A computed fold for a 94-nucleotide RNA from a Betaproteobacteria bacterium, annotated as c-di-GMP-I riboswitch aptamer.
RNA sequence: CCUGAAACAGGGCAAACCCAUCGAAAGGUGGGGACGCAAAGUCACCGGUCUACCGGGCCCCGAAGAGCGGCCCUACGACAGCGGGAUUGCCAGU
Numbered sequence: 001c002c003u004g005a006a007a008c009a010g011g012g013c014a015a016a017c018c019c020a021u022c023g024a025a026a027g028g029u030g031g032g033g034a035c036g037c038a039a040a041g042u043c044a045c046c047g048g049u050c051u052a053c054c055g056g057g058c059c060c061c062g063a064a065g066a067g068c069g070g071c072c073c074u075a076c077g078a079c080a081g082c083g084g085g086a087u088u089g090c091c092a093g094u
Base pairs, nucleotide, nucleotide: 002093003092004091012037013036017032018031019030020029021028022027035081041087042086043085045084046083047082048079049078050077055073056072057071058070059069
C1' cells in the first nucleotide's frame, strides 16, 4: 500500500421510538434505547436528498396600498447511517 472469508484483543459507534432542549423547518445536542456498522471516525469538495425563516413570482381579499391566508421558486440552512471523493485510524492476512 492492498484485502476483510473466518477468528482474536481492547473495545467503539448507535437506526426506529421515547423524554428534555435548541431551531421557522429540515435537523442538531443531551439522556434512555439497539436496527445495524470495520471507518456508522472527521471534512459539505462533486452528485443527490430534505427543509424554506428571509427573499422573489402568482393568486385571494381590498377602491388602493399594506397586512392575513394559499400555491410555486430559491440555500445562504441541513443530511457524512444516500453515492463518490479527501483525510486519519484498531485487529488480522498478504

The organism belongs to Betaproteobacteria, within Bacteria.